[in-house]
Context: one part of a larger RNA
RNA sequence: UUGGGCGUAAAGGGCGUCUAGGCGGUCUGGUAAGUCUGAUGUGAAAGCCCGGGGCUCAACCCCGGAAGUGCAUCGGAUACUGCUCGACUUGAGUCCCGGAGAGGGUGGCGGAAUUCCUGGUGUAGAGGUGAAAUUCGUAGAUAUCAGGAGGAACACCCGUGGCGAAGGCGGCCACCUGGACGGUGACUGACGCUGAAGCGCGAAAGCGUGGGGAGCAAACAGGAUUAGAUACCCUGGUAGUCCACGCUGUAAACGAUGGGUACUAGGCGGUGCGGGUGUUGACCCCUGCGCUGCCGGAGCUAACGCAUUAAGUACCCCGCCUGGGGAGUACGGCCGCAAGGUUAAAACUC
Numbered sequence: 001u002u003g004g005g006c007g008u009a010a011a012g013g014g015c016g017u018c019u020a021g022g023c024g025g026u027c028u029g030g031u032a033a034g035u036c037u038g039a040u041g042u043g044a045a046a047g048c049c050c051g052g053g054g055c056u057c058a059a060c061c062c063c064g065g066a067a068g069u070g071c072a073u074c075g076g077a078u079a080c081u082g083c084u085c086g087a088c089u090u091g092a093g094u095c096c097c098g099g100a101g102a103g104g105g106u107g108g109c110g111g112a113a114u115u116c117c118u119g120g121u122g123u124a125g126a127g128g129u130g131a132a133a134u135u136c137g138u139a140g141a142u143a144u145c146a147g148g149a150g151g152a153a154c155a156c157c158c159g160u161g162g163c164g165a166a167g168g169c170g171g172c173c174a175c176c177u178g179g180a181c182g183g184u185g186a187c188u189g190a191c192g193c194u195g196a197a198g199c200g201c202g203a204a205a206g207c208g209u210g211g212g213g214a215g216c217a218a219a220c221a222g223g224a225u226u227a228g229a230u231a232c233c234c235u236g237g238u239a240g241u242c243c244a245c246g247c248u249g250u251a252a253a254c255g256a257u258g259g260g261u262a263c264u265a266g267g268c269g270g271u272g273c274g275g276g277u278g279u280u281g282a283c284c285c286c287u288g289c290g291c292u293g294c295c296g297g298a299g300c301u302a303a304c305g306c307a308u309u310a311a312g313u314a315c316c317c318c319g320c321c322u323g324g325g326g327a328g329u330a331c332g333g334c335c336g337c338a339a340g341g342u343u344a345a346a347a348c349u350c
Stems, first nucleotide, its partner, number of pairs: 003322004007304002012318001014201004021194003025088003029084003033081002035077008049065006091191001092188004096183003103177007110154001115149007125136002162169002206247006215241002220236004258317006266295011299306002323350003332343004
């Protein structure tokens, strides 16, 4: 629980898709349900309000009137909403042409580097640090050259660059595939927006089965440091990190800012596509649309700041908040192999 709010104070669902529902463009006609209006009936008595009266007054009581936001029926109005017939094209969508992109999936290929193995050269050190030590090395290390194996990641290009709904995506090639954008007409004719549930996607870590394992590295061991050092530093090192399939479903899942539409000064960039002028080459200049940044005015804001990518001005729909702790906990439900997730209190206390 009326309200007021949700960038940072409590509060935007991690993201998408869709059902119910809510809301919905322009122009006619019909209807009259909502809406507005009139009449009639009803709206018990008592009470409240007004007038009058009775107890010496008052409280109290009696009489009369009014009111009674409501409901029903009938008649009327038709601007708006609804329903319905018809029409329209600007919202939305389809077709055609075009270029951009780390968007997704599968397969293949490549070079640099680390490590390991084999061989050559070569000899006493090498590593590591603030300094050291653990460690490696005369069974030949480090360094260097040649060859081989294997896994993971793709330097430069790389950019407040691009793509994706979000998570996220970066070597090269091929195949399969999604979306957005620009251009020109044609077509459909409101087909739209949002979206409780539902369904799907969802970093890292973690879990199951099987593989793989170079480097890195929780745990662990050792060496240092220190008063101690279950750390920071060093030497090692297993899960894991990688792949396939299945689960988990969380996050500072952040722009800490839900989605849609319209409107409201400018200035300077980036990126994709187009038009004009022009040279008939990109470039330069003017300009249209989409995306993406910086600055800044009005306005807004508690301030910081936001400011045509709004946190401005409005409308529509969803989610959420309501003092701190207890607590995102307990119990119960649902989900999960588990870890746990989700939904979500109270006592008590300040």